Record summary
A computed fold for a 477-nucleotide part of an RNA from Trichopus zeylanicus subsp. travancoricus, annotated as small-subunit ribosomal RNA, 5' domain. The source organism's lineage runs through Eukaryota, Tracheophyta, Euphyllophyta, Liliopsida and Trichopus zeylanicus. It matches the Rfam family "Bacterial small subunit ribosomal RNA". The full RNA is in RNAcentral, with records from SILVA.

[in-house]
Context: one part of a larger RNA
RNA sequence: GGAUGAACGCUAGCGACAUGCUUAACACAUGCAAGUCAGAUGGGAAGUGGUGUUUCCAGUGGCAGACGGGUGAGUAAUGCAUAAGAACCUGCCCUUGGAAGGGGAACAACAACUGGAAAUUGUUGCUAAUACCCCAUAGGCUAAGGAGCAAAAGGAGGAAUCUGCCCGAGGAGGGGCUUGCGUUUGAUUAGCUAGUUGGUGAGGCAAUAACUUACCAAGGUGAUGAUCAGUAGCUGGUCUGAGAGGAUGAUCAGCCACACUAGGACUGAGACAUGGCCCAGACUCUUAUGGGAGGCAGCAGUGGGGAAUUUUCUAUAAUGGGUGAAAGCCUGAUGGAGCAAUGCGGUGUGGAGGUAGAAGGCCCAUGGGUUGUGAACUUCUUUUCUUGGAGAAGAAGCAAUGAUGAUAUCUAUGGAAUAAGCAUCAGCUAACUCUAUGCCAGCAGCCAUGGUAAGAUAGAGGAUGCAAGCGUUAUCC
Numbered sequence: 001g002g003a004u005g006a007a008c009g010c011u012a013g014c015g016a017c018a019u020g021c022u023u024a025a026c027a028c029a030u031g032c033a034a035g036u037c038a039g040a041u042g043g044g045a046a047g048u049g050g051u052g053u054u055u056c057c058a059g060u061g062g063c064a065g066a067c068g069g070g071u072g073a074g075u076a077a078u079g080c081a082u083a084a085g086a087a088c089c090u091g092c093c094c095u096u097g098g099a100a101g102g103g104g105a106a107c108a109a110c111a112a113c114u115g116g117a118a119a120u121u122g123u124u125g126c127u128a129a130u131a132c133c134c135c136a137u138a139g140g141c142u143a144a145g146g147a148g149c150a151a152a153a154g155g156a157g158g159a160a161u162c163u164g165c166c167c168g169a170g171g172a173g174g175g176g177c178u179u180g181c182g183u184u185u186g187a188u189u190a191g192c193u194a195g196u197u198g199g200u201g202a203g204g205c206a207a208u209a210a211c212u213u214a215c216c217a218a219g220g221u222g223a224u225g226a227u228c229a230g231u232a233g234c235u236g237g238u239c240u241g242a243g244a245g246g247a248u249g250a251u252c253a254g255c256c257a258c259a260c261u262a263g264g265a266c267u268g269a270g271a272c273a274u275g276g277c278c279c280a281g282a283c284u285c286u287u288a289u290g291g292g293a294g295g296c297a298g299c300a301g302u303g304g305g306g307a308a309u310u311u312u313c314u315a316u317a318a319u320g321g322g323u324g325a326a327a328g329c330c331u332g333a334u335g336g337a338g339c340a341a342u343g344c345g346g347u348g349u350g351g352a353g354g355u356a357g358a359a360g361g362c363c364c365a366u367g368g369g370u371u372g373u374g375a376a377c378u379u380c381u382u383u384u385c386u387u388g389g390a391g392a393a394g395a396a397g398c399a400a401u402g403a404u405g406a407u408a409u410c411u412a413u414g415g416a417a418u419a420a421g422c423a424u425c426a427g428c429u430a431a432c433u434c435u436a437u438g439c440c441a442g443c444a445g446c447c448a449u450g451g452u453a454a455g456a457u458a459g460a461g462g463a464u465g466c467a468a469g470c471g472u473u474a475u476c477c
Base pairs, nucleotide, nucleotide: 001477002476003475004474006473007472008471009470010469013347014346017343018342019340020339021305026303027302028301030300031299032298035063036062037061040060041059043057044056045055046054070258071257072256079183080182082180083179084178085177088175089174090173093171094170095169096168097167098166101135102134103133104132110125111124112123113122115120140149141148142147154163155162156161184230185229186228191221192220193219196218197217198216199215200214201213202212203211233255234254235253236252237248238247239246240245260281261280263278264277283294284293285292286291311337313336314335315334319333320331321330322329323328350380351379352378353377360371361370362369363368385414387412388411389410390409394404421466422465423464424463425462427446428445432461433460434459435458436457442449
């Protein structure tokens, strides 16, 4: 000198765009953050004088809750980055070839009874389906042959037809696995390792594999730093530097890991699952003491910690996601508004004229100098500001649809009106005098200063630098 997710002190006019718990992965009141489908389905209810139509609801069933959003605790390699590889899976989507024949038994809801304080449970009975089962069929699978194994579902419509279901083949996108190289500190950590290293058989997985297991062999790794210990999410990037490097990993983007702590599986194309389940533990709440309920590292918000970090706002109008045939519904993703000079960038606080060089202040050699064209005064303008009027784009897709938004912007009116501070002035380092103080009070980044004539303390006048900011502190280059 540059930089910061900064903080503190003094000060503060206005827009645009960004950013905002770096500390306790501490504990959380309250509300919301994942639903949707009646064109799969049997019921219950509302409404209607009745039929029909319509609407709502808890179930069964389907798809989605593995995305989106948060955090960085763990992890020094089951990670990341880069380059390759072979033994794999893939719902929805796209292309393409086929197929949906026949039959059956249930279980919720519901009704009756019943246990329990509640959460919720049991018994009996009835019932539908795109829920479940059996038989048949198969250009698929079992490396070939033989032989064997495995499917299906309908719905809407007057119809045309649309849509869904089943079995193949291919694709796209996504995911799992393996390998090379790179990836922090310590030797005051030198040896480490028995499923350990390899082989054979078996099991297991979507797939390779000690992944698991039985037997056999005794290997494997290490001063090119194993093992152990400390620290740490990694990267694209960011800051700095002429570069080489050094430091760093907020926001945005990619990957990974985690979801009160530890373990486990279920469902599913996909999880060992943040707002799913089970067990154990700590904590909180509740109870009739027998038992139950909970998980903000989602968005707001509270307490606590801290030098320190915002609203319990708004809308689904746009973009995107889920579901649905669609209308639509849901969406704290997202779009916006609010708060904060936290940053960056823009703009203003007026322009022109104006010497009696006024008054006042300060200095003085008492002549004057300086503040200083600065003010007053004259005149002009209205960025901003006040009060009215008009008023968007962002909306695509025939129409309709705007949270933002009484916005931006334009226009009229009024009046210089509403708007300047902070630090420094011995040297480094731009900028000097007076008064007070008297090694005191103090200052201070370093050198140093202050003991009666202080350019270094404090105040004043003046000056210098930056400016809606300016200084200080902390950290990096």